[in-house]
RNA sequence: CGGGGAUUAGAGCAGCCUGGUAGCUCGUUUGGCUCAUAACCAAAAGGUCGUCAGUUCGAAUCUGACAUCCCCUA
Numbered sequence: 001c002g003g004g005g006a007u008u009a010g011a012g013c014a015g016c017c018u019g020g021u022a023g024c025u026c027g028u029u030u031g032g033c034u035c036a037u038a039a040c041c042a043a044a045a046g047g048u049c050g051u052c053a054g055u056u057c058g059a060a061u062c063u064g065a066c067a068u069c070c071c072c073u074a
Stems, first nucleotide, its partner, number of pairs: 002072006010026004020057001028044005050066005
């Protein structure tokens, strides 16, 4: 230089192919339970879906460029 993959909540990941309310587990907070802690039960908060554009009535999803990380090749 060329090719491929990844980027979504504090952490780890699904959802994308086939556009239509953004989810799961753990964690955090509050309440319950307990003499108390853990465990357990209930609830809540937390996301401009890497960035900027394009297509569309509508984009995490399709298209382009860019950024960061990983792998392959020379």
Transfer RNA from Schlesneria sphaerica, 74 nucleotides, folded computationally. Its mean pLDDT, the model's own confidence on a scale to 100, is 83. The RNAcentral record of the sequence draws on ENA.